[in-house]
């Protein structure tokens, strides 16, 4: 410097005119670090506010870029070492849409932490 890859998940039942959204239940877990991690440390994404730039101007949009925000775990056991393993019991999950959504639809055939290869 180029190429490729890079997010999973409501079975079953109840109420209702209507819910994969409520209730019971079921299920899922990005990337790097570290004794193997959704809950530690760090990062990405999403969300919010700006700056620069392009076409006459404004709005909007695209590109580049700065800042903000950014969820949730304890107990016991093993061990030299684990908030990571084993056992147990908990908890968390952007925005817009729709009967209230971590799981449906949408921005997204996007972006990206990063991984692999040439």
């Nucleotide at each position: 410097u180029c190429u490729u890859c890079a997010g999973g998940g409501u079975c079953a039942g109840g109420u209702g005119a209507a819910a994969u959204u409520c209730c019971u239940u079921a299920c899922u877990g990005g990337c790097g670090g570290u004794a193997c991690a959704g809950u530690c440390c760090g990062c990405g994404a999403a969300c919010c506010c700006g700056u620069u730039u392009a076409a006459a101007u404004c709005a909007g949009u695209g590109a580049a870029u700065g800042g903000g925000c950014c969820g949730a775990a304890c107990c016991g056991g093993u061990g030299a070492a684990a908030c990571u393993c084993c056992g147990g019991u908990a908890c968390c999950a952007a925005c817009g849409g729709u009967a209230u959504a971590g799981u449906c639809c949408g921005g997204a055939u996007g972006a990206a932490a990063g991984a692999a290869g040439g």
Molecule: FMN riboswitch aptamer (RFN element)
Organism: sheep gut metagenome